[in-house]
Context: one part of a larger RNA
């Protein structure tokens, strides 16, 4: 390369948008470059291959045929596919009424607790540990009561639960603002998937300005433990966590499972919104759509296991993999204050 693959073996991009690309719904009419059938040239000799025939045979040779997938012109088909021109409502989209919801930014606001701080009330401890000390404490602590600072996170509800593309997102309120979903109609008339490059979001930790600072806490200081203890447990404490603004751009960024569509037994629970029965009302019981679970049937899988939220069956489009190890290094290049991040081998070795 053919080919075969990506849940756990080697592979799904961290997420979304989206140009260009590739892909594309029904019905009808034109075209005919694409498709395909016909023919004409054409495709040298040798060689291949069929017939014959010559060296005694055979390799070898000769002579005649055939094929020669292919190009080119040329006459035609018009299903499929372009293309162009009409229609259409199933695909998407909008426009209208609902209720769900830690979805986004802001701004106020509240209570428990922790620590300081002041005062009252009290005395000899407290803390800590396996035990201990290192540590606070007669300059009155631990405890308690009262009041005052300031920061950070929001118990209970709560959940096998909601919401978000991911990351993620949780007290209350209030403005602002995005998405789903559901129920009826109506309007547009394939406007769609998917997407290399590209933009844009992107926990934690980091970084650069200023601003905070309870509690915890990398680094570091002591106490312990030990044969040693650069860990583990103690008593301390800076970064740090936190705002604001700007840089980084990575994760076991995981459902290790790329988006879309389309089919394909059931059971059982749960959150949304809706019929229909029945009810004084709730509840229930059937039922539709849309989310989330768990169980299991063909079917798939090397097992494990997946199963209508597929890992089944199929289609379209990305992206990735091709023994281990050197290496996610080097070098080079782009990005970045820096850390670094992306992009990525190679001798050489089993």
């Nucleotide at each position: 390369u053919u080919g075969g693959g990506c849940g756990u073996a080697a592979a799904g991009g961290g997420c979304g948008c989206g140009c260009a690309g590739g892909c594309g719904g029904c019905c009808c009419u034109g075209u005919c470059g694409g498709u395909c059938a016909g023919g004409u040239g054409u495709g040298a000799a040798a060689g291949c291959u069929c017939g014959g025939g010559g060296c005694u045979c055979a390799a070898c040779c000769c002579c005649g045929g055939a094929a020669g997938u292919g190009c080119a012109c040329u006459u035609g088909a018009a299903a499929c596919a372009g293309c162009a021109a009409g229609g259409c409502u199933u695909g998407a989209a909008u426009a209208c009424g609902g209720g769900a919801g830690a979805g986004g930014a802001a701004a106020g606001c509240g209570g428990a607790a922790u620590u300081c701080c002041u005062g009252g009330u009290g005395u000899a401890g407290a803390g800590g540990u396996g035990a201990a000390a290192u540590u606070c404490g007669u300059a009155g602590a631990u405890a308690u009561c009262a009041g005052g600072a300031g920061g950070a996170a929001c118990a209970c509800c709560g959940a096998u639960g909601g919401c978000g593309a991911a990351g993620g997102c949780a007290g209350c309120u209030u403005u602002c603002u995005g998405g789903a979903c559901c129920g009826a109609u109506a309007u547009u008339g394939a406007c769609g998937c998917u997407g290399a490059g590209g933009c844009g979001c992107g926990a934690a930790g980091g970084c650069g300005u200023g601003g905070g600072u309870a509690g915890c806490g990398a680094a570091c200081g002591g106490g312990a433990u030990u044969a040693g203890a650069u860990a583990c447990c103690c008593c301390g404490g800076u970064a740090g966590u936190c705002c604001a603004c700007g840089c980084a751009g990575u994760a076991a960024a995981c459902g290790u499972u790329g988006u879309a569509c389309a089919c394909u037994c059931g059971g059982u629970g749960u959150g949304g919104c809706g019929g229909a029965u029945a009810u004084u009302a709730a509840a229930a019981u059937c039922u539709g759509c849309u989310g989330u679970g768990c169980c299991c049937a063909a079917g798939c899988u090397a097992a494990c296991g997946c199963a209508u939220u597929a890992a089944g069956u199929g289609u379209a489009c990305c992206g990735c993999c091709u023994g281990g190890g050197a290496a996610g290094u080097a070098c080079g290049g782009u990005c970045g204050c820096a850390a670094g991040a992306c992009u990525a081998a190679a001798a050489c070795u089993c």
Predicted 3D model of a 350-nucleotide part of an RNA (small-subunit ribosomal RNA, central domain) from a metagenome. The RNAcentral record of the full RNA draws on SILVA. The prediction has a mean pLDDT of 87.